[in-house]
This record gives sequence, structure tokens and C1' cells, in this order.
RNA sequence: CAGGUUGGUUGGACGACCGCGGGAUUGCGCGAGUGAUUUCGAGGAAAGUCCGCACUCCACAGAGCAGGGUGCCGGGUAACACCCGGAGCGGGGAAUGCCUCAUUCGAGGCUAACCUGCUGGAUCGGGCCACAGAAACAAACCGCCGGGCAACCGGCAAGGGUGAAACGGUGGUGUAAGAGACCACCGGCGCGGCAGCAAUGUCGCGGCCAGGCAACCCCCACCAGGAGCAAGGUCAAGCAGGGGCAAAGCCGGUCUUCGGACCAGCGGGAAGCGGCUCGUUUCCCUCGAGCCCCGGGUAGACUGCUAGAGCGGCGCGGUAACGCGCCGUCCAGAGAGAUGGUCGUCAGGCAAGAGGCCGUCCCGCGAGGGAUACCCUUCGAGCCCACAGAAUGCGGCUUAUAAACCGACCUGAGGC
Repeated sequence: CAGGUUGGUUGGACGACCGCGGGAUUGCGCGAGUGAUUUCGAGGAAAGUCCGCACUCCACAGAGCAGGGUGCCGGGUAACACCCGGAGCGGGGAAUGCCUCAUUCGAGGCUAACCUGCUGGAUCGGGCCACAGAAACAAACCGCCGGGCAACCGGCAAGGGUGAAACGGUGGUGUAAGAGACCACCGGCGCGGCAGCAAUGUCGCGGCCAGGCAACCCCCACCAGGAGCAAGGUCAAGCAGGGGCAAAGCCGGUCUUCGGACCAGCGGGAAGCGGCUCGUUUCCCUCGAGCCCCGGGUAGACUGCUAGAGCGGCGCGGUAACGCGCCGUCCAGAGAGAUGGUCGUCAGGCAAGAGGCCGUCCCGCGAGGGAUACCCUUCGAGCCCACAGAAUGCGGCUUAUAAACCGACCUGAGGC
């Protein structure tokens, strides 16, 4: 210098005029309110609502079974499915580099930083692997070899075929033909040594050698009660002591076939048993409360509501996430929902066009003149200026995002 990656910060500024909300001070007002001065007033994601928590209530009910979430190892954190560092198996990833082919043009391959996927158990047990295929916890369709005139008999699982997957793979010895039968290397598995907190790695020995699926049931380990700021709390105000219906029972009257029937009044929401609802996931047990129907009032004010697992700087520890210490600092709290509108000037991006500069070319004896591409540089009409809006708060993840600035890493070329 070029290319490839990745981290962080910002994400508009100023002025004028007009208009909002909170705090402090202060004047007026009985109060509701209102004036003045001053100060503060949307985000990196405020989005999604996918996780975790704080906080509040259920709640001075208890027990059981189910159901739910997470899942390599170690660490961080208030906690987490998040973050950091590692392990194993992968995937992607550039040439101006390297390798192979080529007469050339060229073709193919390799590789860094970095990005990224998966991960407990199949030897607890159950279940599934359709179709095809000889056979999917096992076997011989084609085939190879031996015997035989043939039919057929015997041996083989190395070759072919089917399939997502076929008695570990490649090469050799050996054999009638083969085969871990034997051997070398590799893979899986088992047993040991060493290293590591561990996941694992490495070395040695051993022929022990069909598998896959657990985002199927299941087993193991760990975690968790539920609901949610429309959670909750306080104050004020107001109504209906209303209306309908109501079994048993009591009492009076009339009738009576002497069993009772009808009318008026009182009474009363009916014990017990059973059923239903609620007691903040389902089911179940115990316990407690409630349960005839209709209908009326209120939804106003205050609070929760922003000083925090807060932010910034420095130092120390740690590979890091992060932790500890010291110093400094206060950065919305609306309530149909404020934080804005208009104008102007700049900043930023794109940019036709006009110059300058380096190099090159042409003319010229020369001075000099002319032409011209990229980079750089000056001016520049015009166009654009992202995603987007708090509502209890915080830690993450995910998604959207014009542009600017500052770093770090990798590869290549050149220089010192």
C1' cells in the first nucleotide's frame, strides 16, 4: 500500500419566533389553580414479547400424583435458554500466494483471520426403521468354488444387485473358492499408564466387531407455586334496608267422599345427604367459604412512578466474561397520554460539470505550446439525509438501520 474480516463510539449542530410537561425558588389565590425566574425532558434498538429477575398480591390452608423447563466441560452473573474460556464432530471462508494440467488463453484444487451448526444416556426397559430387497437382531436373488452325465448335493459371504442404512474399511497372506482365518495400517469398543478441575487428548495392550432413531415413550442430573402495574395500596363520594318467586311448618275460614282440597295471613332462601363454584396450572384427598332470580350505585382523586443488581473515570486482580477499591455524578415520569412546529444557515452522502497536479503522447533547435485516462486536490448546479417514539423497572437474545469516525486481526507485495 492492497484485499479479506471484526470490535467500539456517534447517529446530526446552531440561531430566531411560537407552543408543551416535570422539579426548585418565589408572588397572587380560601381552594382548584395561576404568574415570574431557573433547570431538566425518548432509543441503540424505546421494536418483538422469546427468556431471566426485581416488585406486588393470592396467603396465617395442607398433602399427593401428573404436567413444565434446561442438558458437552469449566467459569461469570441477582438470575437466565444469556456472556466468557475450552473439548469433540462438522460446514463456510480470499488471492496479488502455493500445487497440478496446459504451447497460450485458461481449467481444477489447497489454505488464514473470521463466521457458524450440533453435543447427557441406545449396555434399564418398551417401541419404530415403510417400500424395495435373500435378509433390517438376519439371510442367499445373481454369483464364485468342489462333486456329479444330469437332476441335484456341499462349501462361501470376498464380487454384483435392492435400499437412507446390509456380519467394520483399504491392502496383502492364505484358500478348491473365500472369510479378521491370519498380518500391516486405520475406525469403533474394552482394559491400563501419563497430562488436564473437567469435557477430552496421548501412549500401550487386546481380534472384542452389525446398526440408526430418545424435537418417540423412557432413564439420569439440575431448576422452578401461580398470576401480573389493567399487580397492588389509600382517601372521598354514592346506592336499594328495593322488587319478584319460594318447600316444610303454624294459624283462621270454606268445602269434604273425613284421605284431604281451596283461599287469606304468618313463616322462611330450608338442617342432613348430594351437586356446582372459588380458595391464582391440571387431576385427586382433606379443610374452609359461597350458591333462587331480577335490579341499583361507583369507575373520582392520590399513590405505586423512578436514586437504581444506576452511569462515568482511575487503579488492582483475572486469558476473558467479570470482580474489588477510590473519586465523581443524577440523565423523562406523561395520564388519552408532554419532550414539538415553522424559517434560515451549516455538518454529512451522491453528483453532472469546470480547473490544478503526476505520468504519457504530439509539435518545436530551444523557450514553450497542445491532447489526455486513473489516483490525488480545489470549486461545484442539483438530489438525498437511515431504522424509528418511553408508559413499573432492569439483565439478555432476536429483528430493522442512511452515514461518519477510531481501532484490532489475517494474507500478499514492497521498503527500512
About this RNA
Model confidence (mean pLDDT): 77 of 100. The RNA shown here (Bacterial RNase P class A) has 416 nucleotides and comes from an Anaerolineaceae bacterium. The RNAcentral record of the sequence draws on ENA. The model forms 87% of the base pairs in the Rfam consensus. The source organism's lineage runs through Bacteria, Bacillati, Anaerolineae, Anaerolineales and Anaerolineaceae.